Large-subunit ribosomal RNA, domain IV from a Gemmatimonadaceae bacterium, 360 nucleotides, folded computationally.
Taxonomically the source falls in Gemmatimonadaceae (Bacteria, Pseudomonadati, Gemmatimonadota, Gemmatimonadales).
RNAcentral holds the full RNA, with entries from ENA.
Context: one part of a larger RNA
RNA sequence: ACGUGGUCAAGGAACUCGGCAUACUGAUCCCGUAACUUCGGAAGAAGGGAUGCUGAGCAGAGUGCGAGGCUUCGCGCCUCAAACUUGGUUCAGUCGCAGCGAAUCGGCCCAAGCGACUGUUUAGCAAAAACACAGGUGUGUGCCAAGCCGCACAAGGCGCCGUAUACACACUGACGCCUGCCCGGUGCCGGAAGGUUAAGGGGAGGGGUUAUCGGGUUCGCCCGAGAAGCUCUGAGCCGAAGCCCCGGUAAACGGCGGCCGUAACUAUAACGGUCCUAAGGUAGCGAAAUUCCUUGUCGGGUAAGUUCCGACCUGCACGAAUGGCGUAACGACUUGGGCACUGUCUCGACCACGCGCUCG
Numbered sequence: 001a002c003g004u005g006g007u008c009a010a011g012g013a014a015c016u017c018g019g020c021a022u023a024c025u026g027a028u029c030c031c032g033u034a035a036c037u038u039c040g041g042a043a044g045a046a047g048g049g050a051u052g053c054u055g056a057g058c059a060g061a062g063u064g065c066g067a068g069g070c071u072u073c074g075c076g077c078c079u080c081a082a083a084c085u086u087g088g089u090u091c092a093g094u095c096g097c098a099g100c101g102a103a104u105c106g107g108c109c110c111a112a113g114c115g116a117c118u119g120u121u122u123a124g125c126a127a128a129a130a131c132a133c134a135g136g137u138g139u140g141u142g143c144c145a146a147g148c149c150g151c152a153c154a155a156g157g158c159g160c161c162g163u164a165u166a167c168a169c170a171c172u173g174a175c176g177c178c179u180g181c182c183c184g185g186u187g188c189c190g191g192a193a194g195g196u197u198a199a200g201g202g203g204a205g206g207g208g209u210u211a212u213c214g215g216g217u218u219c220g221c222c223c224g225a226g227a228a229g230c231u232c233u234g235a236g237c238c239g240a241a242g243c244c245c246c247g248g249u250a251a252a253c254g255g256c257g258g259c260c261g262u263a264a265c266u267a268u269a270a271c272g273g274u275c276c277u278a279a280g281g282u283a284g285c286g287a288a289a290u291u292c293c294u295u296g297u298c299g300g301g302u303a304a305g306u307u308c309c310g311a312c313c314u315g316c317a318c319g320a321a322u323g324g325c326g327u328a329a330c331g332a333c334u335u336g337g338g339c340a341c342u343g344u345c346u347c348g349a350c351c352a353c354g355c356g357c358u359c360g
Stems, first nucleotide, its partner, number of pairs: 002354007010346002014344001019341001027051005036041001038174001052094007060086004066080005095099001107339007114331002119131002135172007147158002151156001175326004180256003185253002187249005194244003200238002205233005212225005257275005284318001285315001296312005
């Protein structure tokens, strides 16, 4: 010097990103306990008091040898009761700085955010506001169900020895108040008149080959026509679903405007005009886990506050189950403040320990 443990005058968060770490608190009994609330809670809220030992008094409780009485004679019932055990309470005394004398053993409060809650998770940097969750909604599925093709080649299996108050999938996420407008695009569902349309059906027609016929010939064959058969090809026409088309559907994927003018101060615009759209954002909330400008402005708290709380609304770029806004309880969650407490600090000092490190 380092590590571990311990102590400290005065101050008490001035430390620091941040009270990280330390310290305070801590047991039992009694008193007492707010807002808010889903009436259960909040709550051990908060905040107080008591606690050793000795003696005495008081009223109890438990066990109860035994005694008396009753008796249906039972291991029955009633009453009394020594002794022992055991808490409670009152008074008196007594010792210490201190009596749950050690050890074990909640620090507390206020305001806000997020998530309702208990749970789950990144085995080895993340425990959370993430996941799950009861509850809500939509869709599919009539049973050899749908689904599982990330069960299986199949047989078969799960679903389920269940049966729509069931099962599967998706979204949302207790509870309270609610959940607006748009179906033009995409998806899904329904429809089938018309358009388009595959394989297939169908074969008009066309090509090749040549028995035969005609012509030529150097008699080898060549040119032309060409039935049947074989073969290649093949138009019109008939052909489903799908698509086009028609309709529905947003707790399906999603979307939810611009410009100009106008009121007897000014400002603003209930009002008007115009363009575009499928429809132009309703309620509620709002500088927010969302606000760029921004430390917005005002108020609160501080001597001083880019954070925090309450408002305002100019929402760059909130908004209603990719849920909106609230909400008691809960949280090793996040943010701000206060009390208490402390070597975190002003500012450092000392003690104990160490096969350790450095020096001797």